[in-house]
Context: one part of a larger RNA
Molecule: small-subunit ribosomal RNA, 3' major domain
Organism: metagenome
RNA sequence: UGACGGGGGCCCGCACAAGCGGUGGAGCAUGUGGUUUAAUUCGACGCAACGCGCAGAACCUUACCUGGGUUUGACAUGGAGGUGCGACCGGAGGAAACUCUGGGUUCCGUUAGGACGCCUUCACAGGUGCUGCAUGGCUGUCGUCAGCUCGUGUCGUGAGAUGUUGGGUUAAGUCCCGCAACGAGCGCGACCCUUGCCCGUAGUUGCCAGCAGGUGAGGCUGGGGACUCUACGGGGACUGCCGGUGUGAAGCUGGAGGAAGGUGGGGAUGACGUCAAGUCCUCAUGGCCCUGACGCCCAGGGCGACACACGUGCUACAAUGGACUGGACAGUGGGGAGCGACCUUGCGAGAGGGAGCGAAUCCUCAAACCGGUUCUCAGUUCGGAUUGGAGUCUGCAACUCGACUUCAUGAAGGUGGAAUCGCUAGUAAUCGCGGAUCAGCAUGCCGCGGUGAAUACGUUCCCGGGCCUUGUACA
Numbered sequence: 001u002g003a004c005g006g007g008g009g010c011c012c013g014c015a016c017a018a019g020c021g022g023u024g025g026a027g028c029a030u031g032u033g034g035u036u037u038a039a040u041u042c043g044a045c046g047c048a049a050c051g052c053g054c055a056g057a058a059c060c061u062u063a064c065c066u067g068g069g070u071u072u073g074a075c076a077u078g079g080a081g082g083u084g085c086g087a088c089c090g091g092a093g094g095a096a097a098c099u100c101u102g103g104g105u106u107c108c109g110u111u112a113g114g115a116c117g118c119c120u121u122c123a124c125a126g127g128u129g130c131u132g133c134a135u136g137g138c139u140g141u142c143g144u145c146a147g148c149u150c151g152u153g154u155c156g157u158g159a160g161a162u163g164u165u166g167g168g169u170u171a172a173g174u175c176c177c178g179c180a181a182c183g184a185g186c187g188c189g190a191c192c193c194u195u196g197c198c199c200g201u202a203g204u205u206g207c208c209a210g211c212a213g214g215u216g217a218g219g220c221u222g223g224g225g226a227c228u229c230u231a232c233g234g235g236g237a238c239u240g241c242c243g244g245u246g247u248g249a250a251g252c253u254g255g256a257g258g259a260a261g262g263u264g265g266g267g268a269u270g271a272c273g274u275c276a277a278g279u280c281c282u283c284a285u286g287g288c289c290c291u292g293a294c295g296c297c298c299a300g301g302g303c304g305a306c307a308c309a310c311g312u313g314c315u316a317c318a319a320u321g322g323a324c325u326g327g328a329c330a331g332u333g334g335g336g337a338g339c340g341a342c343c344u345u346g347c348g349a350g351a352g353g354g355a356g357c358g359a360a361u362c363c364u365c366a367a368a369c370c371g372g373u374u375c376u377c378a379g380u381u382c383g384g385a386u387u388g389g390a391g392u393c394u395g396c397a398a399c400u401c402g403a404c405u406u407c408a409u410g411a412a413g414g415u416g417g418a419a420u421c422g423c424u425a426g427u428a429a430u431c432g433c434g435g436a437u438c439a440g441c442a443u444g445c446c447g448c449g450g451u452g453a454a455u456a457c458g459u460u461c462c463c464g465g466g467c468c469u470u471g472u473a474c475a
Stems, first nucleotide, its partner, number of pairs: 001475002003472003007469007015459002019423005026315008034306002042053002064301007073124001077123008088103006106115003126290002129288003135284002137279003140275001142273001147186006153162003166177003192267004197235007207224002211222003238261001241255005317416001321375007333364003338357002342353004382413001387408007429451007
């Protein structure tokens, strides 16, 4: 100087408390451990591994296993020699890869030669093989925490200190005051995006108040720019104003006006560093290793196994509910090998046709909710696992191993021990919708809107963190 303390002081954070909803019990989905296996590819392991890499494992992917095949190679560049084919269309063998074989016989150029390709050969290719404790890059974490440093000066023999400590204050090393310090940098904040109010400009594909036409209805048509909205530009909030308080400070507190008030809400943004944290399987890369194989091609299998154990979720255990029926209201987005209205058909998944739309134009039913009827507390008209039958769709192909429909079957489950998680407001809870990936496959992920709470006395305690101080036999 740090680090640590079941030392002290001050102060924060859904850290506790106060509340609401969960997890832990059940069934299933998914990841992991374990076990099994020819293989169940590999990585990730407290927080910060475990719906993680995987934003799509039937083949492919695929890195694993078994078997078949191949050796200048699936791919790149260059040298030497030889050759004219190759693409494409057939035949035979084969599970395919591939092998054998028939047809076919490129372009420039007079030749030489060249382009392109093939054969032989040599350099080499190739490796998701090892080392993340040799590395770059990227990422997680402490932590959006308020810290981390430097120049000059001063102090100290020196390590170093000072500044950065102190008194206030703040979300903040934020600002004020003081001070052997005076300044500065990286962080904080602001500048950026979005949302909330207003104005201007613009008016189609969006809108429809007034006028006119028209319909079964409808901005449907003429027209209009008012309104909504769209998207560009501006305004607006600054403790600016008033009272109180405070050191005539920074600020704190109450009020006015205002759509918004003291950082208005949300996002992007992550200092010096820590964990030899993670990744050699994104990529790059040193070293090591393989080279008729640890490379490459292919078929089938596996990654999907199942006595168990754990994590993350979904669906429930019902009446604030289930079922049937009628009625209403979004937003983000996506669409051409696509979205597909509408018609016909099927109980249905869907099928046959097919208008419109590269889309503010066309397509994409919101559900919870509201009205009515029914069920009456029961393992039930709750719950839907499991299993049997019949089907639909995608795809070369759904046996291992897809999703969905329909009929039948109807399991566990009556609110979950010890323990444990999230959340402070348009949040939690609850309801549906969209998207990426994608032929097909979503309870996961990333977004969107609808309905919409309770509670916070307080900081003693648990966890994490900041500043000062103290002890230390630790570095």